This record gives sequence, structure tokens and C1' cells, in this order.
RNA sequence: GGGAGAUUAGCGCAGUUGGUAGAGUACCUGCCUUACAAGCAGAGGGUCAUAGGUUCGAGUCCUAUAUCUCCCACCA
Repeated sequence: GGGAGAUUAGCGCAGUUGGUAGAGUACCUGCCUUACAAGCAGAGGGUCAUAGGUUCGAGUCCUAUAUCUCCCACCA
């Protein structure tokens, strides 16, 4: 230098043909227990990496940028 992939909740991730952003786990509250753990129930938590574009409507499509991973090439 060229190419591919990833970026979504605290964490590891899903999100189908563009149409209300989700489950698990963790944290918090309650029940249970003498108490803790386990179990059960509930609640909270999101500028979907950033900016722009297309569209009635974008996590999803297009462009640029940033960070990370991998492959190829080059190198005085």
C1' cells in the first nucleotide's frame, strides 16, 4: 500500500425482507432462609463507534472517518 471482517445495555452477543431495539449474564429490589448461597418474581440501564446521504421510515442500504482483528504485497 491492497483486501476481508468486527463495532448494539456494565460484559460476551442476537436482531430474518428497512417498519415499536432484545434475550443471557451482572448489578438493584422483593419473596424464600436464623443467615448466606442457590432458586423464584420484578424493575432499571441504549446518542446501535462518529459524521453525512437515500427513504414516508435506517441497527439494517450507500459514502467517508476512527478503533480492533486477520490475510496479501512492499521495504531502505
Transfer RNA from Candidatus Onthoplasma faecipullorum, 76 nucleotides, folded computationally. Its mean pLDDT, the model's own confidence on a scale to 100, is 82. NCBI's taxonomy places the organism under Bacteria, Bacillati, Clostridia, Christensenellales, Candidatus Onthoplasma. Rfam family: tRNA. Rfam classes the family as a transfer RNA. RNAcentral records the identical sequence in 2 taxa.